[in-house]
């Protein structure tokens, strides 16, 4: 320098054009004597970033940025 891939809750991921989820952790309440396990309810997201497409975009497209992996 090229090529690819990934970026979504604290952590590991899902979600493939019409509401943003899950397991794991957190916080409260129940069970308990007490802890743990269990069972319940809850917080918690500008979906890297900036435009474009579309009645509507996490999702398509461009460009940028970081991370990884391969080529030279």
């Nucleotide at each position: 320098g090229g090529a690819c891939a990934a970026u979504u809750a604290g952590c590991u991921c899902a979600g493939c054009g019409g509401c943003a989820g899950a397991g794991c952790g957190c916080u409260u309440c129940g069970u308990u004597c007490a802890c743990a396990u269990c069972g319940a309810a809850g917080a918690a997201g500008u979906c890297g970033c900036u435009g474009g497409u579309u009645c509507g975009a996490a999702u398509c497209c461009a460009g940028c940025a970081u991370u990884g992996u391969c080529c030279a």